[in-house]
Molecule: SAM riboswitch aptamer (S box leader)
Organism: Actinomycetota bacterium
C1' cells in the first nucleotide's frame, strides 16, 4: 500500500527540556485552544479503554493488563453525497477520517 470486518455522544495528563505560531485530518462556514507559548521532537512520571492477547467460565460473560491505541470540547460542529418526514428542521445513511484486528 489494496481490501473485509468492527468500533467512534463514555472514559482518562501532568512536570521538565528544546523550539517559537500556529492548531483542532482535508476545503468552506462556524466555534474553541493557543506567547500565563500552538504545533512538533525528547524525558519522566500517571491514567483510560478493553480491538489483539492471557487465564477462568454456568457460554451470558468475567479477570488481567503483554502487544496497539488513546488521555479539550461527539469524529469539536455544521455542509460537500443519497433517502424519509409538507415543511422549518430533524432523523437515518453514505463518503471521509481515526483505531484495532485479519487479508494482499
Nucleotide at each position: 500500500u489494496c481490501u473485509g470486518c468492527a468500533u467512534c455522544g463514555a472514559g482518562a495528563g501532568a512536570a521538565g527540556g528544546c523550539c517559537g505560531a500556529g492548531g483542532g485530518a482535508a476545503c468552506c462556514g462556524g466555534c474553541c485552544c493557543u506567547a500565563c507559548g500552538a504545533a512538533g521532537c525528547c524525558u519522566u512520571c500517571g491514567g483510560c479503554a478493553a480491538c489483539c492477547u492471557g487465564c477462568c467460565u454456568c457460554c451470558g460473560g468475567g479477570c488481567a493488563a503483554g502487544g496497539u491505541g488513546c488521555c479539550a470540547a461527539a469524529c469539536c460542529c455544521g455542509g460537500u453525497c443519497g433517502g424519509g418526514c409538507c415543511a422549518a428542521g430533524c432523523c437515518c445513511g453514505a463518503a471521509g477520517g481515526a483505531u484495532g484486528u485479519g487479508u494482499c